[in-house]
Context: one part of a larger RNA
Molecule: large-subunit ribosomal RNA, half A
Organism: Paludibacteraceae bacterium
RNA sequence: GGCACACGACGGAUGCCUUGGCAUCGGGAGGCGAAGAAGGACGCGGAAGACUGCGAUAAACCUCGGGGAGCUGUCAACGAGCUUUGAUCCGGGGGUAUCCGAAUGGGACAACCCAAUAUCUUUCAUAGGAUAUUAUUGGCGGAUGAAUACAUAGUCCGUCAAGGCCAUACUCAGGGAAGUGAAACAUCUCAGUACCUGAAGGAGAAGAAAUCAAUUGAGAUUGCGUAAGUAGUGGCGAGCGAAAGCGCAAGAGCCUAAACCGUGAAGCUUGCUUUGCGGGGUUGCGGGACCGGGACGUGGUAUUGGAACGGCUAGGAGGAGGAGCUGGAAAGCUCUGCCAUAGCGGGUGAUAGCCCCAUAUCCGAAAGCCUGACCAAACCUACCGGGAUCCCAAUUAGGACGGAGCACGUGAAACUCCGUCUGAAUCCGGGGAGACCACUCUCCAAGGCUAAAUACUACCCGAUGACCGAUAGUGAACAAGUACCGCGAGGGAAAGGCGAAAAGAACCGCUGUUAGCGGAGUGAAACAGACCUGAAAUCGUGUGUCCACAAGCUAUGGGAGCGUCAUUCGUGACGCGACCGUUUGCCUUUUGCAUAAUGAGUCCGCGAGUCACCGUAGGCGGCGAGCAUAACCGAAAGGGGAUGCGAAGCGAAAGCGAGUGCGAACAGUGCGUUCUAAGUCGCUUGCGGUGGACCCGAAGCCCAUGCGAGCUAUCCUUGGGCAGGGUGAAGCUUCCGUAACAGGGGGUGGAGGCCCGAACGAGUCACCGUUGAAAAGGUGUUCGAUGAACUGAGGAUAGGAGCGAAAGACUUAUCAAGCUGGGUAAUAGCUGGUUCUCUCCGAAAUGCCUUUAGGGGCAGCGUCAUUCAAUACUUCAGAUGGGUGUAGAGCACUGAUCGAUCUAGGGUCCCCACCGGGAUACCGAAGUCCGUCAAACUCCGAAGACCAUCUUGAUUGCAUAAAUGGCAGUGAGACAGUGGGGGCUAAGCUUCAUUGUCGAAAGGGAAACAGCCCAAGACCGCCGAAUAAGGUCCCAAAUUUGCGUUAAGUCACUAAGGCAGUGAAGUCUCUUGGACAGGUAGGAUGUUGGCUUAGAGGCAGCCAUCAUUUAAACAGUGCGUAACAGCUGACUACUCGAGAGACUCCGCGCCGAAAAUGAUCGGGAGUAAACGCAAAACCGAAUUCGCGGGCCGUGCUUUAAGCACGACGGUAGGAGAGCGUAGUUGGACGGGUUGAAGCCAUGCGUGGAAACGGUGGUGGACUUCCAACUAGUGAUUAUGCGGACAUGAGUAACGAAAAACCGGGUGAGAAUCCCGGUCGCCGGAAUCCCAAGGUUUCCCGGGCUAGGUUCGUCCGCCCGGGGUCAGUCGGCUCCUAAGGCCAGGCCGAAAGGCGUAGUCGAUGGAUAUGAGGUUAAUAUUCCUCAACUGGUAUAAAGGGUUCAAGCGCAAUGUCGGAGAAGGGUAGUGACGAGAGUUAAUGGUUAUCUCUUGUACGGCGGGUCAACCGCCGGACCAAGCUUCCGGUUCGCCGGGAGCAAGGCCAUGACCCCAUGCUUCCCAGAAAAGCAUUGCGCGACUAAUAUGCCAGCCGUACCAAAACCGACACAGGUGGGAGGGUACAAACAUACCAAGGCGCGC
Repeated sequence: GGCACACGACGGAUGCCUUGGCAUCGGGAGGCGAAGAAGGACGCGGAAGACUGCGAUAAACCUCGGGGAGCUGUCAACGAGCUUUGAUCCGGGGGUAUCCGAAUGGGACAACCCAAUAUCUUUCAUAGGAUAUUAUUGGCGGAUGAAUACAUAGUCCGUCAAGGCCAUACUCAGGGAAGUGAAACAUCUCAGUACCUGAAGGAGAAGAAAUCAAUUGAGAUUGCGUAAGUAGUGGCGAGCGAAAGCGCAAGAGCCUAAACCGUGAAGCUUGCUUUGCGGGGUUGCGGGACCGGGACGUGGUAUUGGAACGGCUAGGAGGAGGAGCUGGAAAGCUCUGCCAUAGCGGGUGAUAGCCCCAUAUCCGAAAGCCUGACCAAACCUACCGGGAUCCCAAUUAGGACGGAGCACGUGAAACUCCGUCUGAAUCCGGGGAGACCACUCUCCAAGGCUAAAUACUACCCGAUGACCGAUAGUGAACAAGUACCGCGAGGGAAAGGCGAAAAGAACCGCUGUUAGCGGAGUGAAACAGACCUGAAAUCGUGUGUCCACAAGCUAUGGGAGCGUCAUUCGUGACGCGACCGUUUGCCUUUUGCAUAAUGAGUCCGCGAGUCACCGUAGGCGGCGAGCAUAACCGAAAGGGGAUGCGAAGCGAAAGCGAGUGCGAACAGUGCGUUCUAAGUCGCUUGCGGUGGACCCGAAGCCCAUGCGAGCUAUCCUUGGGCAGGGUGAAGCUUCCGUAACAGGGGGUGGAGGCCCGAACGAGUCACCGUUGAAAAGGUGUUCGAUGAACUGAGGAUAGGAGCGAAAGACUUAUCAAGCUGGGUAAUAGCUGGUUCUCUCCGAAAUGCCUUUAGGGGCAGCGUCAUUCAAUACUUCAGAUGGGUGUAGAGCACUGAUCGAUCUAGGGUCCCCACCGGGAUACCGAAGUCCGUCAAACUCCGAAGACCAUCUUGAUUGCAUAAAUGGCAGUGAGACAGUGGGGGCUAAGCUUCAUUGUCGAAAGGGAAACAGCCCAAGACCGCCGAAUAAGGUCCCAAAUUUGCGUUAAGUCACUAAGGCAGUGAAGUCUCUUGGACAGGUAGGAUGUUGGCUUAGAGGCAGCCAUCAUUUAAACAGUGCGUAACAGCUGACUACUCGAGAGACUCCGCGCCGAAAAUGAUCGGGAGUAAACGCAAAACCGAAUUCGCGGGCCGUGCUUUAAGCACGACGGUAGGAGAGCGUAGUUGGACGGGUUGAAGCCAUGCGUGGAAACGGUGGUGGACUUCCAACUAGUGAUUAUGCGGACAUGAGUAACGAAAAACCGGGUGAGAAUCCCGGUCGCCGGAAUCCCAAGGUUUCCCGGGCUAGGUUCGUCCGCCCGGGGUCAGUCGGCUCCUAAGGCCAGGCCGAAAGGCGUAGUCGAUGGAUAUGAGGUUAAUAUUCCUCAACUGGUAUAAAGGGUUCAAGCGCAAUGUCGGAGAAGGGUAGUGACGAGAGUUAAUGGUUAUCUCUUGUACGGCGGGUCAACCGCCGGACCAAGCUUCCGGUUCGCCGGGAGCAAGGCCAUGACCCCAUGCUUCCCAGAAAAGCAUUGCGCGACUAAUAUGCCAGCCGUACCAAAACCGACACAGGUGGGAGGGUACAAACAUACCAAGGCGCGC
C1' cells in the first nucleotide's frame, strides 16, 4: 500500500412531519384621497435590537356592546405592575394622529430651511414661543377696474370642484412594432398582438332599425351553442375566415329638434332678423302641426324620500365511558356500556363519537352598514275623423381623389369611417336589398338616454383538492424583495425539525479557558446535548490476509497457503489470494474508435415526447338504418334533436335519380346501383395537424419602453496652480551715417503656440509583470512644460442618438450601434442529451425530383393487423427450348496499319521547233501478296446471365407470395474478389456493375488486426463426443513415417540484372586409335609480306593472307618495344590414363539489400522444429452430435406441469408482455410502541429479468397487500443545475530589496504587544493643516472564537461606557453666473415640448476675534483676559423744517495676459540678553539646551500705503521662589509672586497692489457698500451703561478609515513646507522638526 471486516469522523441524502404555498368553487366587496391618500421617514416600552401595533394622548385614549379569569404582542426571560368596582381579549362608533409624500404659504439635494398676515404669550425692549390662515387651475357669484367714453382685459374676494394613488386584472379610445411564418423575400403573416398614452366603472362598450331577410317573414343590444373551417378572401402561396338562420341566457323601452300657440330680450335698414322661457310634438301599413269630435280617468315608473323582513360586522347553548393489560405515556389490545339531526376536522405523552376545541341543530346586536317587499311624493300616459296648407335634424346625405375599417389584400366591391375639394331633396321626399339598371320588398340618417344576461379579481369570508411537502410548493414556511451586486433603471439568494414536558446538564475534575473533554445528574432514549432519522462521496483507527525481480481498463475461470466460524468430525461456509489461463473502460458520433475523435473529478438530489382542440387507424363498449346531443334548464333523476354524421348517385350546372353525364340517339361509353347492404356515439392506444409541442443552446439577430455624461468626448459658467535658469523681437534712447530717408554700433526694453528643466501633464523604447502588488502597473529611458496647455467645482448634449483636431475613437472595466427589463419559451434543415426489464421479427446507406446535395417528398427495403390463394409459387440441382452479340476471335464492312509488289499520277534529268519520246537507286493513289489493330468495326462467336417449359429430383409446410390498412427507420456506407471507366493498368484513391463480409455478428484462425479464411452464424447449462479453417519442439492443445531438396538461419520483405553455388532433365561434340586439365618440349623458313610511315620487323593503319619445311607452327591471340628484341597463345609431340567439353531447361540457393532508441519467424530455439512430395494419426470453434432445461410457433390427442416437430445473433425500427415509484377508490373486520417508514448488514430464500421476500441491527410513528384508476413515474454522460467532498498539495504564495538587533515588562503562551537602548529609512515627504468622500473608524476599560495573508497578551476587530459646546470659522436667514423649474402664453395624436414675469442655483461677490490655558477624547466653539459686528432699552454732547436719521427710486463706481522695479512683512541666520529642571558622556565666564510673543484701542512716524515705534490694559513665557493637597515615595495636581522680551544681516510666490509698464485675443452678473440726484419723511444719536444675537456642521481619517471586490506598489483638489553644500532652484545629496523600518 491492496482487499475484507469492525468502530468512528465529515456530510446532510432518505423517511416521517408542516406553521407556508398553489389551484379551484360559492358568496361579499369592487375603491382610497385637500376632512391630506397610497407609500414612507423619525419616534413611542422598565429595558439595546428586529418584527408587529401605535403617533408627542404614541404596543395606546374615550364610549357602546360581547366575554368571564386571568393579563402586561413575538423573539424572551427578568423586573415592576393590572384585574370579579369585570382586566387582558373580540366587535361597532369616536378622539389623537410628528415630518415627508398630490403636498397645496415660499424654497429645497423627500422626511429639511425660511416666512407673511391675524390673534395670544414672553421681554424694559428687540430677539423668542403658540394657534389659525395663505398653492394652482376650472365652474359659479360678487367687488374693483387700464389703454378708451360705455365697456372689456386685468386685479381682488367668496364658494364649489379638480389634482394623486391602485389590481400593471377586466372595458373603451388615441398611437402602434419586430423576432417569426411563407422552408429565401418585398404584398401577406406574426397583429391591431407587445408596448406607450388618455378616460371611465363596478362593470365597461353596444342598444330601440334610413336593420335583416327574400316574395314567406323577423322585430333594440349583449353573451353562449350551432351554422362552419362552410360562403368567401389570398404572391388564390403561407395563411386569414364570416353572416343570415336555428337553439338558448337575459329581456325595457324612452326623451328631444321642427311645424303651431303663448311670453320675454337684443339688434338694426322699423318690419324684419337673432334669441331665451313655457306649451305642443316625437313617427314609416308615414307621423305631427292645423280643423272637427271625444276623454280627465286608467295604467305605469329606470326619479326622490322613508322603510318591514332579511343579511353582514363580536358571540352563546350544544349528547354520550369505564375497567384490566403492555408501556415513559393509552387514544392501542381485551372486557363491558352509552350518545348520535353530532362517527367533518383538529388537539391531548402512540390510533379518542362519549377528555378538550369543535361538529349536527338551535339562539343572539347597544352601534354601524347592506338589500329594498311596501308606502309616499314627483313624473309619464292614450283615442276617432278630415286631408287644403305647414313641419319632419345641412356645409349634412351623395360625388371625385387619397386612405382606413368591414372575414373581403381594389377587386365587378356594395356598406361604414377619415382627409382635401365639392354638394342635394322634405313625403309627388329619402336610404338599403354586395358594381350598375328596372321592378318589387323594406326602412326613415344627418340629436340624445337606457337595467339585465357578458368580462375581471388586488382585497374580505367560507369551502374544496387522485395539488407541493423544504433542490418541491410563491423569489420568500425563517427579522425576504431581506443580505448582497449595480452610478442607476434593475438584479436577487441561502437558511425549517431537541424533547411529551426544558426536566436545556446543579456540582466535581483536566485546562489559560463563557473553548473542548471526562464524571455526575435529567429523561423512555443524551450515539435525542444544540440537537429527529443520519445514506454516499471523502478522511481515519484497529484486526485478518497479501505484496519489495515485477509491468498494462483488475475483472473473471483455475488455485497452493494462512485465518475465522460451524460441524453429524466426514467435512462445509466465509475472508485474504502466491501462481497460471483469458481479457485494450463507458457514452456519443461514425464506413470504421482501446483509440492519440467527443463528454464526464467523485457522490447525493433535481433534470427531457406533455396538455388542449381537431383529424385518422386499431381495440373495447352502447344503440343500430339509424346514432348522438351542444349551449341551456333542473337539487337530482332527467329534459333539451338546434345541429352533425350515415342511409344515393351522376353532372360544371340547371337538374334528374338506381341511375346519371356526354350525345340526335332506345347506340356506345365514364362514374355509380345489384351481386359484395353499417353506421354512429363514448372511452382508450398509435400517429398526424395547430399551438413553445421531447429538453437545453445562439449571435456583429430584430423591435418598442425606460436608466445612464460621478468614467470618457465636446461645450458653458466660475475658480486655481505652472521652481529655477537662458535667449533677447518690437518699441524707446544715444552715437555714427544720409540732402532727407535708408543703414550701422551701444544702451534700454522684455516679446515668443521661443530654448533648458522640476511640480503638473503625456506615454517613446527596453525589460519585468502575465493564476500580477495592479482586470493596463513597475523600473529605467523619453516628450510637452505661458499654452490649440493643465486642473477643481457646478452644469449641457444619449442610443440609429450624442460627442468626435476622425482612430469607427469615446458614451461607467461594455461600442460597426450602451445598459436594463419586456415582445420571449424569438428562430436554429445545426450540435449535445433523452432515465426500468424481458420476448418475437428486423432494415437502409439505392432510384427519381428538389436554390437540392450532412434536409426533404414518392418509390424500394422493415414490422404489425386483416383478408385471401393454391400446391403450386420460391430456392437449389437436372433436362429441354428460346432470343442475345459480351469474352474470344476475325478483317467480310467502317477505319487504322509494317513490308513487298504493281502501277495511275507527280517530281527531277535527257532528247526535242511542235507533237511527242526516253531515263530514273525520287514521291506514290487504287489494286495484289505477306503480317497486324479497334469501347463508339463484325463474316463469326461462347461460358454464363435472363426467359419459358417439364407427370424430373431435392426442400413438404411451422415455408412462400399477393392485396388493403396502421407505424416506421433509411436515402454519409466500408473493404475484399471479379468485370470496367477515371488516374500513372499509382493510392487504405475515385466512380459504376456484380457477389461476399462488416455495417447490425460474437466464436476459431491470420502474433495483435470492422471488411480476409472457417463457421449453411452465440436460446441457457455440462470437467461429454466428432470435426472446419489452421495446426501438432517449448511458450501452447495435438506427430510420427518414407523419399528428396536447401547450408543461405534461406525459411523469416523486394526488382532489373548477375552467379563454374548446388540438385534433376535434355541436345550436341571429343574420348584407350588415349580425350579434357596439368607437366616437359617445339612453336620454324621465304619475310622486316606489300603499301604507308621518321620508323611499322606477326601485333598504329590499309591491302593481301600465299608458299615452304614439318609431328606441328598463324604473313599471327594477347602483353611488350621509338622500332626491333623479349614473354605468351593458337597448333604439335611426349607424359598421364578415363572420362571431358559446349549449350538449353527445371528445383533450391547466392549477390543486388544504406537511416536515424531494438527488432519483417510473435518469442525461444531449430539444419529439421526449413522446403517439396507421400502416408497415417491427433489437436482444434459458441459448428455438428449427446444429455438436461427455457421460451415461441405449428400439429396431434387422452385438454395435460401432455406428446411430436421446428424456430430463438442483432443497430435504426415495428410488435408484445411485465417490474418498480407517487397519489386515489374499494376490499383485506390488513399490519404496527410485544416497534411503522427509512437506513445498514446478510454466510438465508424466490423469480427468466426489471425485482421481491426472510433474518439481525439502527430507528421511533406510521404503513402494506390485492383489484382497478391517475401520473410532475425510473439517469452514469446534455463543456447539464444545486450542494457536499476530493485531486493538484502540505505544493505556489504570504503584496515594493527603508533593516534590523539587544535588554526589561506583561502573560498560560512573545521574532511580532509595551518600555528603554543601538542601527536603518523619508524629510517639496513616507511631515503638518483643509476641501471632497467615508460615517463613529475618535477616547477609556475589557476580550481573543472569527477578521488581520504568520503570530498576537495587540488592532481601524468584538463587548461595554464616554466624546463633537460658536453673534465673529463654514453653510442657511444676503446676491447673482452657466444652467434648472416655470403662473399666464405659444406649439403639439396623447404623454408632452418651448418659454415670459418670476423663482432656484457657487465653483464667484458681500460679511464682525485674538492670545493663553484646559480634556482620556472638543476647541478662533469651553475657561481667563482683551476686542469687534448688528440690534434694542435708558441717558445724552451734538445735529435737524435752509428738509436730518431712515426708507424708496435712479445713476455712477468693482474684474484679462505678461513683465519690471521699489517699499514692507512673514521666515531664516549671526550677535547679544535672560534662564538652565533632569542627565551615562559633554555643557553653566566661551563651547550645550530653551526663550526672546499677541489681536485690539490711543498717540506718533511713514508717499492719505502696506507697515513700524511708543503708551495702555493685561495675559503669556523657559525657569526661579513659595504655599496647599494627594502619593504606590518614582512623582502628580492646584494656587500666589518674580522674570529678558533687543539688535544686525538676509529675505519671499505674501502685503502696498482694484497700483505701474506693456500687449491684443479687449478680458461675468447681481446684491452689499460708497457717492450723487429725486421723492417720502420730524425726529436723530457721537459716546456711556445694560441686554439680545436663531438653525445646521464641528469627533476621527487624508490613506490600513475616500475611489479601486482586499489592511491592494494604482488614483485623489487646495495650503504650510526649515538647515548646509553645489551659478540658481520646490532639481540633487545629507540632515532638522516630525514620522516610519512597509504584519511571516